[in-house]
Molecule: Glycine riboswitch aptamer
Organism: Sulfitobacter sp.
RNA sequence: UGACAGACCAUGGGAGAAUCAGCCUAGCUGAUGCCGAAGGAGCAACCGCCCCGGAAACUCUCAGGCACAAGGACCGUGGUCGAUAC
Repeated sequence: UGACAGACCAUGGGAGAAUCAGCCUAGCUGAUGCCGAAGGAGCAACCGCCCCGGAAACUCUCAGGCACAAGGACCGUGGUCGAUAC
């Protein structure tokens, strides 16, 4: 002088999917149907320190969601930690 992975915070972008009925009507409830990109679970390509373990945007739909809002995997930017290390 200076990182990487990763974690946290802020910020920008961010999809999909319904109708009917009732009621005390900016909504609530019920029935059936639908969606996958919070979370969760399953198989598994693959990976590893190969006993065993880690594993998806695939699959399921328990949860969540199906006007708006909120949330939202993931991506970009900035900051802090990581780092008195190397």